The RNA shown here (SAM riboswitch aptamer (S box leader)) has 114 nucleotides and comes from Sporolactobacillus mangiferae.
[in-house]
RNA sequence: UUCUUAUCAAGAGAAGCCGAGGGACUGGCCCAAUGACGCUUCAGCAACCGUCGCAGCAGCACGCGCGACAAGGUGCUAAUUCCAGCAGACCGUCUCGGGUCUGAGGGAUAAGAA
Numbered sequence: 001u002u003c004u005u006a007u008c009a010a011g012a013g014a015a016g017c018c019g020a021g022g023g024a025c026u027g028g029c030c031c032a033a034u035g036a037c038g039c040u041u042c043a044g045c046a047a048c049c050g051u052c053g054c055a056g057c058a059g060c061a062c063g064c065g066c067g068a069c070a071a072g073g074u075g076c077u078a079a080u081u082c083c084a085g086c087a088g089a090c091c092g093u094c095u096c097g098g099g100u101c102u103g104a105g106g107g108a109u110a111a112g113a114a
Stems, first nucleotide, its partner, number of pairs: 001114008013042005021031003025085004043077003047074003050069005056064002081106001086103006
């Protein structure tokens, strides 16, 4: 870097430095000199690996579930992946806007593989 699988409506901050934009993209809407974003330190959360325990489902085997822990590996600590963006269904309108839900695509993170 690419591919595969899984998850993303919960959870979790402060200080110092920096200095103007930032929230992936587009449109909204938000955050921001009462200094955002970013970096560092400490703290925290617990998503996935992980540690421990329970226990059933299924069953030839692989696999699936619940709870706790948090020393370790990543990760994360504004807003549902902030909302929408492509498609479908239903409802409403019935002159058009609109609403709800679902799926895809894209994004993020983890694990595995190349």
The prediction has a mean pLDDT of 80. It matches the Rfam family "SAM riboswitch aptamer (S box leader)". Rfam's curators write: The SAM riboswitch is found upstream of a number of genes which code for proteins involved in methionine or cysteine biosynthesis in Gram-positive bacteria. Lineage of the source: Bacteria > Bacillota > Bacilli > Sporolactobacillaceae > Sporolactobacillus.